[in-house]
RNA sequence: AUAAAUUUUCAGGAACAGGUGAAAUUCCUUACCGGCGGUUAAAGGCCGCAAACCUUGCUUUAUUUAUAAUAAAGCGCAGGCUGACUUAGUGAAAUUCUAAGACCGACAGUUAUAGUCUGGAUGGGAGAAAGUUUAU
Numbered sequence: 001a002u003a004a005a006u007u008u009u010c011a012g013g014a015a016c017a018g019g020u021g022a023a024a025u026u027c028c029u030u031a032c033c034g035g036c037g038g039u040u041a042a043a044g045g046c047c048g049c050a051a052a053c054c055u056u057g058c059u060u061u062a063u064u065u066a067u068a069a070u071a072a073a074g075c076g077c078a079g080g081c082u083g084a085c086u087u088a089g090u091g092a093a094a095u096u097c098u099a100a101g102a103c104c105g106a107c108a109g110u111u112a113u114a115g116u117c118u119g120g121a122u123g124g125g126a127g128a129a130a131g132u133u134u135a136u
Base pairs, nucleotide, nucleotide: 001136002135003134004133005132006131007130008129009128010127015030017029018028019027031116032115033105034104035049036048037047038046044103053080054079055078056076057075058074059073060072061071062070063069064068085101086100087099088098089097107119108118109117
């Protein structure tokens, strides 16, 4: 230094203000935010990943006459699903930089429709950093 195993820590931001209304941080005006890895060069939008959701497999529990079925909970190194950009400029190289104008944002809840409020979540996690052991 590389590879494998393992331990610890870390790992998501954002509504000022005004309007209507019985009621809205949810509508209207306006404002604000941008996870992780990759990339000839720095990315919310390119390629891929994670969370959430659905399916499935396994485990446990309960019910029923039942090796089966149904339901609930948990787990996975399984599968699916998963939004949105153009123009000009510079350059060897940029949907990533600069300028301009647009765009997008899980589920559940709510006296009224939510990227920004509340909740699952003191959770999970892509991954990042540091240490230890072994091998080369």

The RNA shown here (FMN riboswitch aptamer (RFN element)) has 136 nucleotides and comes from an Actinomycetota bacterium. It was read from a public genome assembly, where an Rfam model found it.